[in-house]
Context: one part of a larger RNA
RNA sequence: UUGGGCGUAAAGCGCGCGCAGGCGGCUUGCCAAGUCUGGUGUGAAAGCCCGGGGCUCAACCUCGGAACUGCAUUGGAAACUGGUAGGCUUGAGUAUGAGAGGGGUUUGUGGAAUUCCUGGUGUAGGGGUGAAAUCCGUAGAGAUCAGGAGGAACACCGGUGGCGAAGGCGACAAACUGGAUCAUUACUGACGCUGAGGUGCGAAAGCGUGGGGAGCAAACAGGAUUGAUACCCUGGUAGUCCACGCCGUAAACGAUGUUCACUAGCUGCUGGGACCAUAGAUUGUCUCGGUGGCGAAGCUAACGCAUUAAGUGAACCGCCUGGGGAGUACGGCCGCAAGGUUAAAACUC
Repeated sequence: UUGGGCGUAAAGCGCGCGCAGGCGGCUUGCCAAGUCUGGUGUGAAAGCCCGGGGCUCAACCUCGGAACUGCAUUGGAAACUGGUAGGCUUGAGUAUGAGAGGGGUUUGUGGAAUUCCUGGUGUAGGGGUGAAAUCCGUAGAGAUCAGGAGGAACACCGGUGGCGAAGGCGACAAACUGGAUCAUUACUGACGCUGAGGUGCGAAAGCGUGGGGAGCAAACAGGAUUGAUACCCUGGUAGUCCACGCCGUAAACGAUGUUCACUAGCUGCUGGGACCAUAGAUUGUCUCGGUGGCGAAGCUAACGCAUUAAGUGAACCGCCUGGGGAGUACGGCCGCAAGGUUAAAACUC
């Protein structure tokens, strides 16, 4: 191991793709493996159960019956599952047209700001704080003007707004490229869903090699304060950036797996379409996709969820089973390392 669960109590893999497996729309014929039904054989005896009998009763003993839920074999049924042959179009997909988007990759361009350099003007302060000091400045700082260098990030627009499977994505232009949506008919004809293993993607930090380095800034140094190895201040190296290769983890969160169906409404935003009216902008009604708010039934321990369900059902996967020990030890696998992943027990309450 049945069972009961997984938003917050323990519990949804960070997210995709997908082999095996599990599950699978409507309809016709056939087969008869599953399924149902009958026969035959077997299913030792004892025991259990039912009926009768024997010890004065009972336990016990004994006779008969039933049962032995099973297996084999044989005949039959054909609704369902399965197999096979065929058909269908509503699931799924393809074609055509249209518009939306910070979806991805590469290359180039731009302005604001910080810093630095050069030159001009100019003179004694600047900076910083709760107050100060370290610090910068008469070798001319700070302020201001002009020119130049370089790196990183893209103010306003900007939004409970958009896109992406997730991580995530925001200046502008071009090239290449993925996905979704709507509309019209046409086409394929179940081609589907899920998915153990497997495989790919995967913030930040970190690692390797080479480059780059403005600002910021672990570590570190100094100044304050203090008990302080902090909070504050002055500096400042890795890093942050780029290319290639690793790492594979996060409160990777909606703390809510994916897919499908069904179950009151009201309202906002966003992308399409149709219709009526209109000269038109547009407004109104309806409809498909997405994203928010509020709420009915129902659910929930409560909080709350509520057509984007945590409601009602179905399919498949993952996971949980008292707290600590412990996401640790050992072993395996992976990694350059850091470590990751898989994952106990003693003991204790």

Record summary
Small-subunit ribosomal RNA, central domain from an uncultured prokaryote, 349 nucleotides, folded computationally. Rfam family: Bacterial small subunit ribosomal RNA. Its family is annotated with ribosome and structural constituent of ribosome in the Gene Ontology. RNAcentral holds the full RNA, with entries from ENA. The prediction has a mean pLDDT of 88.